[in-house]
Parts: sequence; structure tokens; C1' cells
RNA sequence: CCAGAGGGCUGGGCGACCGCGUGGACAUGCGCCACGAGGAAAGUCCGGGCUCCACGGAAACGACGGUGCCGGGUAACGCCCGGCGGGGGCGACCCCAGGGAAAGUGCCACAGAGAGCAGACGGCCCGGUUUCGACCGGGUCACGGUGAAAGGGUGCGGUAAGGGCGCACCGCGCGGUCGGUAACGGCGGCGGCAUGGCAAACCCCACCGGGAGCAAGACCGAAUAGGGAUGGCAAAUGGGCUACAGUUCCGGCCCGCCGUCCGGGUUGGUUGCUUGAGGCGGCGCGCAAGCACCGUCCUAGAGGAAUGGUCGCCCAGUCCCGCAAGGGAUGGACAGAACCCGGCUUACAGGCCCUCUGGCACG
RNA sequence: GCGAUCGUAGCUCAGUUGGUUAGAGCACUGGUUUGUGGUACCAGGGGUCGUGGGUUCAAGUCCCAUCGGUCGCCCCA
Repeated sequence: CCAGAGGGCUGGGCGACCGCGUGGACAUGCGCCACGAGGAAAGUCCGGGCUCCACGGAAACGACGGUGCCGGGUAACGCCCGGCGGGGGCGACCCCAGGGAAAGUGCCACAGAGAGCAGACGGCCCGGUUUCGACCGGGUCACGGUGAAAGGGUGCGGUAAGGGCGCACCGCGCGGUCGGUAACGGCGGCGGCAUGGCAAACCCCACCGGGAGCAAGACCGAAUAGGGAUGGCAAAUGGGCUACAGUUCCGGCCCGCCGUCCGGGUUGGUUGCUUGAGGCGGCGCGCAAGCACCGUCCUAGAGGAAUGGUCGCCCAGUCCCGCAAGGGAUGGACAGAACCCGGCUUACAGGCCCUCUGGCACG
Repeated sequence: GCGAUCGUAGCUCAGUUGGUUAGAGCACUGGUUUGUGGUACCAGGGGUCGUGGGUUCAAGUCCCAUCGGUCGCCCCA
């Protein structure tokens, strides 16, 4: 210098004028002061806080949903960190829904001879027949062909031809030993190999989860219809009404809770509301994610929704003119808080920084 | 804001243990019938299954991400 890998930050700055939202002070001024979007505020895909509802000693089983190598972190997670195994790349490094297919059920279309305790179409080999064209019976999966997939792979031996039929190595399975917290790995032994794929098909195993959401919920106020229909649960005691002058008994009717629909009303105020698993800095522990301690800071809280506009100078960028110095024009990515956090995912013009890999050149 | 649900032809919809020609009705085009039009009958065209990725031999169907549409929410309660 070229090509590339991983990570972090930023994503306009300053000033003037006008304007908007919230809060505050003085005491009502057409004034003053302070603060006023993001790394994703987004998608709403997960996990929590908080609130209400349901059940209730606490939990567990079942159903349903989710997660799925091992260890650690965390309030928790499907997130993060470290490792293991598999795959890709010369490499830095990247990717993996990565438990179980000898628990069971199911599926494997078309093609093909044969597709799931396999299979003989061509070819090869053996036997028989022969009108020498071939036919019949058997063996075989090494070769061809079909397919996504044809019942371990390579080599040697053996065989009529072949085949784990035998042997060596690799793969697979089983148990042993050593290392590691573990996933797993190393070493040597045994078994000729018997059961291919799909679980983002049902399922099995382990673990997790009660439901709903700030339009939750609480208080105040206004209006309407404490109405009608209907479904489910409970229908036991009790209460009220009813014939009666009154009482008792019998009988009849009504009174409960939860939902759905019809119908009707309103389009208000306060609260929840922003200080929190919070940010920044230092030090210690840890490979890291992170944790502990100390110091310091307060930074939107609206309620259909403010955070904006114009101008000037500057910083990048792009285009044009010019040999150059320079001049002119243009112009700022994705996107806008709505109870609050931790993640993931998605969108993002451009700029800056750090670490590393491969190659070339020079010293 | 929160929750639910749906995207298949121009429109309305089917599409089951995932299987290879993705269908139906209306509409459209052509033909026959008619003097002409309609009706009727016959034939035909038209689909990247909203988009992208993954699992699988194979995806409209299963999984993930994303885009768009529709509906519900207060009080009497």
C1' cells in the first nucleotide's frame, strides 16, 4: 500500500431572532429563570418491576404453551460471557432450534427392478435345454441405470462370480482407564456392523410458566335507565309480599353471583408518573459477562400529545469551473418519548478510533 | 398505547396428519345461437400464495423476521 476480520464511538457545532411544552420565583408582566427525544424512542418478539383479578396453608400432578450441549452471570430471560462438539475459511474469524430416531406411532411423493425386519431391470457367474437366435432355474450388489436417500468407506486376500466372507486402517457401538466441575477429550480393549432420514410431524425426557394489562388500578365529579332479553352457577337457611279483623300453618311470587346482547350516557378533573436492578468517575475481584465498595450528578413527564422555524458563520460530504492557489452551488441517515426497566430483532447517508489476519514492496 | 385476528387470480373464498397439474363462483377474452344486444351453451387466458430467510429430498401449509389491513378497549356494570 492492497484485500479482509472483530469491536467501540459518533451521527452536525456555535450565535441571533421568533415560537411551543412542563416546572419555578417575584406577585399578575402580552415579561423573567431552569429544563425539554433516541441508539434505536420502532417491531411488540421475550424477560421482569408495578397494579388488579382468580385460587388459596404451601406446593405438586394433569392439560396447554415455551425452552433444550456444558459451566457461569443476572431480579429474570428464549439474553450475555467462557468452554465443548460439528461445519466453513490459507488465516484473523464466522455459522449451528446443538436433548432423544435400538420407547412407540406416522411419513419418505415422482422416478426406479427394489424405499424400510429391502430389492434382481441391464450386466456378471453357475447349472440345464437348444432349432445356436435364445430360453428356463439359481447365485450376486462389486458395475450401470433411477433417486434427496439403494443397508458402513478404502485397500488386500478369498470366491464360480460376488459379498464384513476374512484381515489392516478409518468410521460406528459397548464397556474400561486417565484428564476435566461438566459438556467432552486422550489411550488401549471388545463387537463384523444388527436398527437410513425427518422430532421447525405426533411424541418421550428434563426444566420454566395462574390470568390480564397504566385505556392496569385508586379517588372526586357529571350524565343516563337500579331498564329489557338471554346463558351459566347457587337454589339450603333466611327475609319481604300475598287470601285474613288478627295470628299460625300450607301454597304461590320476589330478593343472589358471574357473563353476553339490546338500549342509554359521557367524551371531565386528581393520582398512578417518574430516583431508577439509574448515569459518570475511581479502586478491588474475575479470562470475561459481571459483582462489591467509595465519590459525584439529577437529566422530558405531556395526555391527541411540546421538543420547532428563519438567518449568519463554521465542520464533514457531493457537484461544477480552474494547471494550481482558489471560487461557486447544493446539502445533513434512520427516525419522534406516552407507566418504567433488562434484552433481542429490524432501519440507518456519512465520519472517527482501536485490535488482528493474508498478500505485495522496501529497509 | 395495549390486545386479538387476517393476507391465495381483478373481486369473494376453498386448499388437514407437507407430496409436484394451486382450485371454485363472479368478472375478462374468443366462438356458437340472434337482424343487433342481453340470456344460454362451449372453449380459453390470468397466480413469483404480502415480502425475505430457515428446516426438509420437497413449503400455500412448519419455524423466524418483516410489511400491510381489520376489529376491540370508558360509564350505566
Model confidence (mean pLDDT): 77 of 100. Predicted 3D model of RNase P RNA and transfer RNA as a complex of 440 nucleotides. Rfam match: Bacterial RNase P class A.